[in-house]
Context: one part of a larger RNA
Molecule: small-subunit ribosomal RNA, central domain
Organism: groundwater metagenome
RNA sequence: UUGGGCUUAAAGGGCCAGUAGCCUGCUAGAACCGUCCCACGUGAAAUGUCAACGCUCAACGUUGACGCUGGCGUAGGAUACCUUCUGGCUGGGGAGUGGGAGAGGUCAGGGGUACUUAUGGGGUAGGGGUAAAAUCCUGUAAUCCUAUAAGGACCACCGGUGGCGAAGGCGCCUGACCAGAACACAUCCGACGGUGAGUGGCUAAGGCUAGGAGAACGAAUCGGAUUAGAUACCCGAGUAGCCCUAGCAGUAAAUUAUGCAGACUGUGGUGUUGCCGCGGCUUCGGGCCACGGCAGUGCUGUAGCGUAGGUGUUAAGUCUGCCACCUGGGGAGUACGGCCGCAAGGUUGAAACUU
Numbered sequence: 001u002u003g004g005g006c007u008u009a010a011a012g013g014g015c016c017a018g019u020a021g022c023c024u025g026c027u028a029g030a031a032c033c034g035u036c037c038c039a040c041g042u043g044a045a046a047u048g049u050c051a052a053c054g055c056u057c058a059a060c061g062u063u064g065a066c067g068c069u070g071g072c073g074u075a076g077g078a079u080a081c082c083u084u085c086u087g088g089c090u091g092g093g094g095a096g097u098g099g100g101a102g103a104g105g106u107c108a109g110g111g112g113u114a115c116u117u118a119u120g121g122g123g124u125a126g127g128g129g130u131a132a133a134a135u136c137c138u139g140u141a142a143u144c145c146u147a148u149a150a151g152g153a154c155c156a157c158c159g160g161u162g163g164c165g166a167a168g169g170c171g172c173c174u175g176a177c178c179a180g181a182a183c184a185c186a187u188c189c190g191a192c193g194g195u196g197a198g199u200g201g202c203u204a205a206g207g208c209u210a211g212g213a214g215a216a217c218g219a220a221u222c223g224g225a226u227u228a229g230a231u232a233c234c235c236g237a238g239u240a241g242c243c244c245u246a247g248c249a250g251u252a253a254a255u256u257a258u259g260c261a262g263a264c265u266g267u268g269g270u271g272u273u274g275c276c277g278c279g280g281c282u283u284c285g286g287g288c289c290a291c292g293g294c295a296g297u298g299c300u301g302u303a304g305c306g307u308a309g310g311u312g313u314u315a316a317g318u319c320u321g322c323c324a325c326c327u328g329g330g331g332a333g334u335a336c337g338g339c340c341g342c343a344a345g346g347u348u349g350a351a352a353c354u355u
Stems, first nucleotide, its partner, number of pairs: 003327003007309002012323001014202004021195003025089007034081001035078003039074004048066007092192001093189003096185003104178007111155002115151008126137002163170002207248006217241001221237004259322006268300010279289003304311002328355003337348004
């Protein structure tokens, strides 16, 4: 490489947009590049196969026919498929309209309890902490009660295998702006689509740069315990950090360990969320209940699939298109080089050797 694979054995890129490329609905006509048919030319000789002949046989040689270099060129023809061109269509896709749902994003304003601190008042000897203690706080009046003020962070209950988002992620209230999805209608465009090497953007926590802020928590650090020791677990403190603004970094068990898109599968059952239709009830409310449709999100499970666990219309079933990736373990996600980064490091990524 071919092949076979990629939930758990090696292997799905963290996610999205999108360039090249690859693939691509229905239908009419035309062209005939690919494709197919026929003819001619060419495809050296030797070698090969078959036959005949010549060396006494054979090897060897000679002659003839056939075959051989995937084929190539020229001329003519076929038109289903592919391709190209000219038209048409609406189911894919997009636009539009309508009423709803949502912790979707950005910015601004407002609020709430708790906590800490400060001050005033009350009050007096302990408080705190633990398995038990001690370090620690406290007569300069602590802990506790109460009033007021300041500060920063956070957003209980509702809250739900509930919702939204491409992923990371998103949860007090109000407003402004921005974006997406579902449902219903079937008005418009008319294949405008799918995937996507490179490329670009976004990306938790932790980290870095500069400037702020700093209540609680809290790596490092310092004490107290425990212990043979205790650079830990437990306790008391506590810096960076956590928070805000502007940048950098670009990684995670970034997980559904399951790429994206489409189609199909004589069956299902049962919850739940949104929209719609229809019927009933009604306190007439944006209310309640039943049935049906679409879209999401769970549980269970038939066939099938799978080594098995399991999966099972949200497939790991049956097919199609495109991309990424894997090829025994260690060495090693290391070395070297390139690119990126302020650094930390990231990305790409071996070999010797060993087994």